Description: The prediction has a mean pLDDT of 87. Predicted 3D model of a 251-nucleotide part of an RNA (large-subunit ribosomal RNA, domain VI) from a freshwater metagenome.
[in-house]
Context: one part of a larger RNA
Order: sequence, then structure tokens, then C1' cells
RNA sequence: CGUUGAUACUUGUGGGGAGUCGUUUCUAGUACGAGAGGACCGAAAUGAACGUACCUCUGGUGUAUCGGUUGUUCCGUCAGGAGCAUUGCCGAGUAGCUAUGUACGGAUGUGAUAACCGCUGAAAGCAUCUAAGCGGGAAGCACGCCCCGAGAUUAGGUAUCAUAGACUCGUGAAAGACUAUCACGUUGAUAGGCUUCAGGUGUACGCACCGCAAGGUGUUGAGCCGAGAAGUACUAAUACGUCAUCUAAGU
Repeated sequence: CGUUGAUACUUGUGGGGAGUCGUUUCUAGUACGAGAGGACCGAAAUGAACGUACCUCUGGUGUAUCGGUUGUUCCGUCAGGAGCAUUGCCGAGUAGCUAUGUACGGAUGUGAUAACCGCUGAAAGCAUCUAAGCGGGAAGCACGCCCCGAGAUUAGGUAUCAUAGACUCGUGAAAGACUAUCACGUUGAUAGGCUUCAGGUGUACGCACCGCAAGGUGUUGAGCCGAGAAGUACUAAUACGUCAUCUAAGU
């Protein structure tokens, strides 16, 4: 830009993905075989590698979380803190992201076939799977499973609306370089704040008591806490705008 209004839901011409391989048990020590050995078919279990999704578990990371600790500077001193030293170093760790973690997948089935195996059967009184006709037969082919998909210019279909709808703008995240997408915009839980909870760290400061002191005990599972959950209009999504189809009236 087109699809000659809008919104929602779709059909699927067509395109892509996947397609793998073991081991064990039963059938059965059966069929077969003198024995040694040892099945087809069928049924079940369990794996390898690969793929997809996810973070409940196990772990990793987690320089805006908590704690411990060394040196030094500063906050006048003590106490308590802050800065710097690779995040100073060390021990843990929420969300998110992750694999070595978790779940699932390859299938079953249908159709037409390849090599090949057949039935009936002449030419050629026999024989012959083939000439007419009719079957079986593969991890392969077409479907089936998963994904995209009407620029499929053959531009499809259905429902509803048609003063419909969309955009700008604002608050944002399941999204993200920008854009786009998605959620929301007071008829509101969209984000922040606050409250409660989950979770992390691990018993704060101060005070009291004990000890010469380092320190210990009590208050106290305390205090603090980024991304998590729920609730709550306190703050900000205010207000003003732009585009646009059909129809009707007027000029």
C1' cells in the first nucleotide's frame, strides 16, 4: 500500500517441524535341533541420544538482600555508623534467568505402493503372479501428530455492530534495542506507596543483669530485607485532542 467500514472468531491452498536406536522380562528353555545351542509372532518394563516446555524438587547465578570480618579515612570522642580497598574479603540467599533438575514427545492407525510373495488365468489344450482381473507387502510416499498460515492479489468464511471503531497521550509488563505486542486508564488494582503474608538472613539498636575484661544472658526467632502473593485509591493513569465508514438532513 492492497484486501473499499469495524471488532471478534475461524476455514486451510500451501509451507515447516517431528520421524532414531538399544537392553531386560514373559511367551519359552517352547518351535527347531542328535547335542551344543536356541527363535519368529505377540505382550510388558526400562534406558541412551535428540527435541519441546517449565522452575515444584536438586543445584548454579543472584555487584540494589541479610550477616560476619581486616586495614584505613570521616561523622568531635565512646557507642553506633558511612566511604574506599576486585562486590575489600568471607558465609548464606528471594524473584528472574538457568541444567547437570522436572514433565512430556517419537507412537497407534488409514490409504496407495517398491523390491518381493501370491490367487485365478490365457496367448501356447501343458505351464505361467499378467496379457484381462484380484490379493499381500517397507523405517520410505500421502494422510494422521505439532507449528505458521487469506499478499491463497483466486486477498476466503461466520457472528455482531455500524455516532461503530482506531489513534495520540498516560500508568505499566507475561513484552521489549527503537518500534511492536499485551494489561490498564477513576464505571480503575496498571505501576508506586502502605498493610498483611510468603521467603531470605540469623537473635538488631538501646537498656537491664553477670564478668577485671574479651564477652555472655534477657528483652528476641529479634531487627532488617530487591524483583514474590493478596488486600488497600494514599500518589500517578487528569484534562484537552486527532483520524475515520455507511446512512440521513441541509447547501